[in-house]
RNA sequence: GGAAAGGUUUGGGGGAGCUGGGAGGUGACCCGGCUGAGAGGACGGCUGAACGCCGUCGACCCCUAGAACCUGAUCCAGGUAAUGCUGGCGGAGGGAAAAACCAUGAACGAAAAU
Repeated sequence: GGAAAGGUUUGGGGGAGCUGGGAGGUGACCCGGCUGAGAGGACGGCUGAACGCCGUCGACCCCUAGAACCUGAUCCAGGUAAUGCUGGCGGAGGGAAAAACCAUGAACGAAAAU
């Protein structure tokens, strides 16, 4: 000098389910439980007798050597208060196709000294 794994920044992709109680009654809030990395933290907006939705930012995960995530799927089996909760499906199909820097340093090689 030097591969991979590692870190940071910028860039890109993605999901936010199930459930108990209370409040409110047109602004959708408060306190819990389950799984999980994450189950909506901040701000803004919209709306139906339904109690949700959307946008931006943030947190988190993932970025092709890709099981982040989506599809199949209103799937199958088990289990649960319930749910992608677990397993199967399944290495099936799809999926983000960047750059800079930091650190480390195998094999191997180089130089110097002995």
TPP riboswitch aptamer (THI element) from a Candidatus Bathyarchaeota archaeon, 114 nucleotides, folded computationally. Rfam family: TPP riboswitch aptamer (THI element). Rfam's curators write: Vitamin B(1) in its active form thiamin pyrophosphate (TPP) is an essential coenzyme that is synthesised by coupling of pyrimidine and thiazole moieties in bacteria. Gene Ontology term of the family: thiamine pyrophosphate binding. NCBI's taxonomy places the organism under Archaea, Thermoproteati, Candidatus Bathyarchaeota. The coordinates come from a structure-prediction model, not an experiment, and the mean pLDDT is 76.